[in-house]
């Protein structure tokens, strides 16, 4: 100096129009118990600060940590 990336506790989705899976976490069934299987159901300042827009996880500028690359 170029590129990619940052959403739940993990891994990870969401065409500019109510933020979701899956695991985990918790409760119930179930078993003598524990697993494991079943049903349910908690969790979010979408890295930060600004712009655009009726309306931003998502377009736009910047800082910022993480990867790569010169």
């Nucleotide at each position: 100096g170029g590129g990619c990336u940052a959403u739940a506790g993990c891994u990870c989705a969401a065409u500019g129009g109510u933020a979701g899976a899956g695991c985990a976490g918790c409760g119930g069934c179930c078993u003598u118990u524990u697993a494991a299987g079943c049903c349910g159901u908690u969790g979010g300042u979408u890295g930060a600060a600004g712009g655009u827009u009726c309306g931003a996880g998502u377009c736009c500028u910047u800082c910022u940590g993480g990867c790569c690359c010169c």
This is a predicted structure of a 70-nucleotide RNA (transfer RNA) from a marine eukaryotic metagenome. Its mean pLDDT, the model's own confidence on a scale to 100, is 82. Rfam family: tRNA. By type it is a transfer RNA. The sequence is in RNAcentral, with records from MGnify.